Small-subunit ribosomal RNA from an uncultured Acidobacteriota bacterium, 1528 nucleotides, folded computationally. The RNAcentral record of the sequence draws on ENA and SILVA. The coordinates come from a structure-prediction model, not an experiment, and the mean pLDDT is 85.
RNA sequence: UAGAGUUUGAUCAUGGCUCAGAACGAACGCUGGCGGCGUGCUUAACACAUGCAAGUCGAGCGAGAAAGGGGGGGGCAACCCUCCCGAGUAAAGCGGCGCACGGGUGAGUAACGCGUGGGUAACCUACCCCUCGGCGGGGGAUAACUACUCGAAAGGGUGGCUAAUACCGCAUGAGACCACGGGGUCCUCGGACCCUGAGGCCAAAGGUCGCUCCGGCUUGCCGGGGCGGUCACCGGAGGAUGGGCCCGCGUCCGAUUAGCUAGUUGGCGAGGUAACGGCUCACCAAGGCUACGAUCGGUAGCUGGUCUGAGAGGAUGAUCAGCCACACUGGAACUGGAACACGGUCCAGACUCCUACGGGAGGCAGCAGUGAGGAAUAUUGCGCAAUGGGGGAAACCCUGACGCAGCAACGCCGCGUGGGUGAAGAAGGCCUUCGGGUCGUAAAGCCCUUUCGGACGGGACGAACGCUCCGCGGUGACAACCCGCGGAGCUUGACGGUACCGUAAGAAGAAGCACCGGCUAACUCCGUGCCAGCAGCCGCGGUAAUACGGAGGGUGCAAGCGUUGUUCGGAAUUACUGGGCGUAAAGCGCGUGUAGGCGGCCUUGCAAGCCAGACGUGAAAGCCCUCGGCUUAACCGGGGAAGUGCGUCUGGAACUGCUCGGCUCGAGUACGGGAGAGGGAGGCGGAAUUCCCAGUGUAGAGGUGAAAUUCGUAGAUAUUGGGAGGAACACCGGUGGCGAAAGCGGCCUCCUGGACCGAUACUGACGCUGAGGCGCGAAAGCCAGGGGAGCAAACGGGAUUAGAUACCCCGGUAGUCCUGGCCCUAAACGAUGAGUGCUUGGUGUGGCGGGUAUCGAUCCCUGCCGUGCCGAAGCUAACGCAUUAAGCACUCCGCCUGGGGAGUACGGUCGCAAGGCUGAAACUCAAAGGAAUUGACGGGGGCCCGCACAAGCGGUGGAGCAUGUGGUUUAAUUCGACGCAACGCGAAGAACCUUACCCGGGCUUGAACUGCAGAUGAUCGACGGCGAAAGUCGUUUCCCGCAAGGGCGUCUGUAGAGGUGCUGCAUGGCUGUCGUCAGCUCGUGUCGUGAGAUGUUGGGUUAAGUCCCGCAACGAGCGCAACCCUUGUCUGCUGUUGCCAUCAGGUAAAGCUGGGCACUCUGCGGAGACUGCCGGUGACAAACCGGAGGAAGGUGGGGAUGACGUCAAGUCCGCAUGGCCUUUAUGUCCGGGGCCACACACGUGCUACAAUGGGCGGUACAAACCGUUGCGAUCUCGCAAGAGGGAGCUAAUCGGAGAAAGCCGCUCUCAGUUCGGAUUGUAGGCUGCAACUCGCCUGCAUGAAGUUGGAAUCGCUAGUAAUCGCGGAUCAGCACGCCGCGGUGAAUACGUUCCCGGGCCUUGUACACACCGCCCGUCACAUCACGAAAGCUGGCUGUACUAGAAGUCGCCGCACCAACCCGCAAGGGGGACAGGCGCCCACGGUAUGAUCGGUGAUUGGGGUGAAGUCGUAACAAGGUAACCGUAA
Repeated sequence: UAGAGUUUGAUCAUGGCUCAGAACGAACGCUGGCGGCGUGCUUAACACAUGCAAGUCGAGCGAGAAAGGGGGGGGCAACCCUCCCGAGUAAAGCGGCGCACGGGUGAGUAACGCGUGGGUAACCUACCCCUCGGCGGGGGAUAACUACUCGAAAGGGUGGCUAAUACCGCAUGAGACCACGGGGUCCUCGGACCCUGAGGCCAAAGGUCGCUCCGGCUUGCCGGGGCGGUCACCGGAGGAUGGGCCCGCGUCCGAUUAGCUAGUUGGCGAGGUAACGGCUCACCAAGGCUACGAUCGGUAGCUGGUCUGAGAGGAUGAUCAGCCACACUGGAACUGGAACACGGUCCAGACUCCUACGGGAGGCAGCAGUGAGGAAUAUUGCGCAAUGGGGGAAACCCUGACGCAGCAACGCCGCGUGGGUGAAGAAGGCCUUCGGGUCGUAAAGCCCUUUCGGACGGGACGAACGCUCCGCGGUGACAACCCGCGGAGCUUGACGGUACCGUAAGAAGAAGCACCGGCUAACUCCGUGCCAGCAGCCGCGGUAAUACGGAGGGUGCAAGCGUUGUUCGGAAUUACUGGGCGUAAAGCGCGUGUAGGCGGCCUUGCAAGCCAGACGUGAAAGCCCUCGGCUUAACCGGGGAAGUGCGUCUGGAACUGCUCGGCUCGAGUACGGGAGAGGGAGGCGGAAUUCCCAGUGUAGAGGUGAAAUUCGUAGAUAUUGGGAGGAACACCGGUGGCGAAAGCGGCCUCCUGGACCGAUACUGACGCUGAGGCGCGAAAGCCAGGGGAGCAAACGGGAUUAGAUACCCCGGUAGUCCUGGCCCUAAACGAUGAGUGCUUGGUGUGGCGGGUAUCGAUCCCUGCCGUGCCGAAGCUAACGCAUUAAGCACUCCGCCUGGGGAGUACGGUCGCAAGGCUGAAACUCAAAGGAAUUGACGGGGGCCCGCACAAGCGGUGGAGCAUGUGGUUUAAUUCGACGCAACGCGAAGAACCUUACCCGGGCUUGAACUGCAGAUGAUCGACGGCGAAAGUCGUUUCCCGCAAGGGCGUCUGUAGAGGUGCUGCAUGGCUGUCGUCAGCUCGUGUCGUGAGAUGUUGGGUUAAGUCCCGCAACGAGCGCAACCCUUGUCUGCUGUUGCCAUCAGGUAAAGCUGGGCACUCUGCGGAGACUGCCGGUGACAAACCGGAGGAAGGUGGGGAUGACGUCAAGUCCGCAUGGCCUUUAUGUCCGGGGCCACACACGUGCUACAAUGGGCGGUACAAACCGUUGCGAUCUCGCAAGAGGGAGCUAAUCGGAGAAAGCCGCUCUCAGUUCGGAUUGUAGGCUGCAACUCGCCUGCAUGAAGUUGGAAUCGCUAGUAAUCGCGGAUCAGCACGCCGCGGUGAAUACGUUCCCGGGCCUUGUACACACCGCCCGUCACAUCACGAAAGCUGGCUGUACUAGAAGUCGCCGCACCAACCCGCAAGGGGGACAGGCGCCCACGGUAUGAUCGGUGAUUGGGGUGAAGUCGUAACAAGGUAACCGUAA
């Protein structure tokens, strides 16, 4: 040292992406009150107008104006002459010093450039300080100036004059230096230093002030001498400061840059420099650098520091400070103490400007400023007052250094925009469940304060110096001058009338920005409707969006706030601190061995590493601590600490290293022994396949899921004998053996490697690892030559298939084999590098040995080496590993850093080729991946259920009709329901109504409801007009109360009604379904990091998670079962309306009557069944099987009852309900129509196709239910439907009501019929306001399809199926539907292989929207980046040659010449220059390379992109297991 979001259904771990932090020379958006302190071209080292940025000294020197003012003279005046002031001034010149500092910039530079520490015995240092000594005497010029002259200008030329602190000899000369001697000290052996002898060589400049003396003259100056002061000057020694050079160490990336080098490396000599040096040259030698990264390429000024970080580190190098480099670009030197010189010179080049076209001028990377570039960076300001610098003796001058001001929220810091009180919680906004909540004490109001800003007034510090005078001291012989100190006086401020202080006034002038889905602090409404948009990541938006836009509210920060960019952090995500590599990315295929790294025990010494102390250094600033100054802070000042580093000295000696000596346990050698598919070569053998020959033999064989191609009557297959040839070696054979790995398998022989065991002896650390290198390296493949039996890519054919370039089959060539040579890859795997040591065990097996026992074999105990399994601790994300480690440690090597792009491209290298090795980027994604978990799924497995199949019976699918649906049609055919689980469903009743639809006619507070306000007196009813009706127009007409008023109603207005309008994907409720399936969970405990597991799994058993047993589980809940209803047996009670056995009466008959309650029955209650009993099986269990008894037997039959949940299943049109929409209509009323359509298609049914039947006649037996706007008897009428009529019945009483199949007879006789009844005609009946569209029924007539129904498909396991009739709901009427009731009453189930559905366990998984899943590749379209490419075109650069400006140097050297020398002189020596030549060399030129880009017709693959095409490769045995290498 804080973490969070994001891969999953969930989990753990891996791993990337993203966020929260801090920072900035910033920019952009919105906003902006004040002050302080800082900071401000990061881009074009792009180009620059204008001004300024380096001068100064008259006390070094010569010369020396003018304007203007004044005086005098002349002149009428204009004006002229002259003198004074201006002024010894300005400007210019000679000379000195400065201009090499200060200021700017970061181009270049990867370097001794920088940093740090050293060296210089190889050096320099102007001005400054200290010190020693000196300063003598001469000479000749030259600028200025002047005359003439060239030029447009810039700028010159010639003649003449002159001075110096300019220049030149001479003198003197210690010391230094040079060469020659002598002595000493030190040393890095090169030399350095000291003393000493005698030689050689080298200096100088004066100015000014005071006093004094002399000289001259225009008496105030000039000149000179002496003394003194002071500033200069010369030589020497030393110091200080600043530099030069050299060295150790440190200092970016690339190896897809591996070799570089000719002055190169060294030597000798010379030149050159302040100085060493190959710095330069001649000669000689052949060296030097490099894997510890030379060379080359890219990038870059370095540092103190700055930012970040816990630190280590990372990033950075603005401002400030140190160093370096540069000054338009390139080259060069001159001057000088110092330059190769920002505001100097020369040359070349590019550019700009001037020009009279001949020629010239220029260099803001100084301060301002301009243009350009850019996202972007300021005033052409004031001042030298301060600090500092240059010159000067000084005053002073100069100073865009600097001090200030201006501009900019660019940063940091501080302050303010008010304080108190104030609830009717105002108005208003927003929200609302309509109650209210919130903005909100917020505002207003009241009481206060006055910072900042504005006004007015006062008003600084920063100033010390300097000058003048005085005093004291010093110098000096004294004094003066001068110098120092002290005092007095005078003078100096850009900032600036600023800071600061005061006065008056008044809350007065002063708040924004971002955000509010999670991360992350802050929520509502409206708008929008996958649109518009948002977005840092995850992700929001498809009609209720806290995620878009607006609003209200809130949160955060605040004169700022956000955004963008960049850096560090988080990121232990490059891991030194501090990571990994079995499966997540990652162990080289294996060995051998070089460099390197690491290395056993004892001992001696050394002290490189290491440790300790001391000293030096580590600049200042900064950071940190402390104290102090600005009101505070930022900022600034003083002091301290720190600076982990480097150097030197001293000490230590454990450890590492080096060294001396020794040791034997590591390693090795010798000896003995056995084991082995270890390797190489040669030979031998048998079995089998195939082929050939011959025999036997005959019609097939072969092959498959089934076939066919194929072989065979020219004799196959089969079988026997013989032969040929190639390849491979059954059994033994084994998680057995050997080898480094690849790999090695018949037998024998030869050659040969390694390991193991045993016992002794010897060597004495000889060891381990191993970058490169070298070698080996399956298969496929390549080259050459052989060989070729079988097998078999490619290829051909046959099948399969939608297709089948496959899987299957028949053939078949390379190849497979051998020899030689290449290739060098693999899922080359234990996905596990090598070595050493340590750490509980058990059990196999191979090799060798020991012990015990035994006659012996063998068993048993045990040692070493190898090879397996299981498991402890420990480790691991888990899985798992576990003495053969993936444990605990050490050593060395290799490798990894998100997925895709890609093991691709380019480059290099290897290869005959194929290709191998090395190995990126753009772009793109928010993941990719590992292990484990729960599910789901599998053309995985096991166990088990269900009318699931099978076994049966009857149907559907064919016909006609009914009914529902689709479709079509229509003004409308209202709407919903759509696999099972929509379709005789909502609808248990569409002619009107219903009704929601269509057409038309009306109404508008409405058909129904509530409130308020106003007006009013009706409403109803009756009458009249219009009208299809609804409605509308008119006439008539209130109630209670004394009154006030109230009631009821109408009208108007307003709240608001109404809506079968939308959303079942906003909902409640209800329902369907899996499924009456046996499951679904919880608490506690335990296990696991966790999801989760356990329980619930297992052994039995059951209809059942039913029960038993076992078990880290023990219990519990919802389900199952039971409790409930019904039915079956018995029983108690009840006894009418039911019943009738007995008794009595009675009828044609009849419980008809009395009576009775026994029976049946009705109803209420009870008993009964529990595997209780017996036997067997089973585990002594649960339970199962059999039996007894019983009306009933193992849940007796049936029903009700539906766990957690699934399907966004169904329903907003039953009801309820959020939101939206509508309001003279989507509401409401009415008439008519439609929902009933009809070329079709499907579902569900009815009736049939007939003789187990139809028709006719006779006759028997139910249950349940219904009935007063109802059921309706007897009776009458009608063929019938029905009508008339009305008894009885509110029902065990009366009625519906006849049950039907059945039974008894007759008839029909196999036919489209006496089957079947559709359809149609006609006549009727009933209901109803009304049967046209569109009801039901009846009679007569008609008599269709249909003769048992293709593929397919449904129901049912017993009182069931099948068959027969009866009732009910709805309902005016309408039933083949639905819901019930009873009658008659079967067949079959071997069994669980298969189909469907389900339960449990297990397995695989890349699925989790869960297989109707996932997912791959081509093609097509769009778009993006990249590679190749004939070429085209740039940058940088190598080599060779050419060329050669300026300039240094060297040689030559005209004209010229004062100093010095020789010479009396002339002249010469000598000097110096022009010029010429030579070496070197910049910009150039030519040729040829290398390298890096840009572009390029075309081309190649790659990425990305809601709904394109083709197939189905992979994931479940993915339907041919998958995968790796290779070839086609």